Predicted 3D model of a 167-nucleotide RNA (glmS glucosamine-6-phosphate activated ribozyme aptamer). Its Rfam family is "glmS glucosamine-6-phosphate activated ribozyme aptamer". The family's RNA type in Rfam is riboswitch. Gene Ontology terms of the family: catalytic activity and regulation of gene expression. From the family's description: This entry contains a glucosamine-6-phosphate activated ribozyme that is found in the mRNA for GlmS. GlmS is an enzyme that uses fructose-6-phosphate and glutamine to generate glucosamine-6-phosphate. For this family Rfam cites "Backbone and nucleobase contacts to glucosamine-6-phosphate in the glmS ribozyme" (Jansen et al., Nat Struct Mol Biol, 2006). The model forms 81% of the base pairs in the Rfam consensus.
[in-house]
RNA sequence: CGUUAAGAUACAGCGCCGGGCCACGCGGGUGACAGCCGUGAGGGUGACGAGGAGAGGGAUCAUCGAACAAUUCGGCGGAUGUCCUUCCGGUUGGUGGGUCUGCCAGCCGUAAGCGGGUGCGUAAAAAGCGGCAGCAAUACCGUAACAGAGCGCCCCAAAAGCAACCU
Repeated sequence: CGUUAAGAUACAGCGCCGGGCCACGCGGGUGACAGCCGUGAGGGUGACGAGGAGAGGGAUCAUCGAACAAUUCGGCGGAUGUCCUUCCGGUUGGUGGGUCUGCCAGCCGUAAGCGGGUGCGUAAAAAGCGGCAGCAAUACCGUAACAGAGCGCCCCAAAAGCAACCU
């Protein structure tokens, strides 16, 4: 360096669970079942995707819709969100014109403009249907239905009124 085999990592609406719920086994129960009661270091479920990361510190039940009318109940951990703050970075402005070196002010985070408008673009998974594994609860796979936020395209700034250098 190459080949083969096994394992790990990737994933952050993400992971986990001793409550609950569900199925199954065993025991009780019964004429025999079922309901019901007990039991299992046994099993299943326990939020459907979209969007989201400059680096620290602090705070905080961390954005958006889908489905369902409900266990998407309940609990633990984590977290790319938001707010405050420091550093780094981008950008706009700083009064004749210019440079964009420093400084100040504003707004942002590498697609680096707060906010607003309108339409276009970006567009989901669960569900359903089909397949498959399991005694079952249920899981997994395939599949041109259907969102909202955000982002991109388009329009537009405001406040304050520095220095240095060039002209």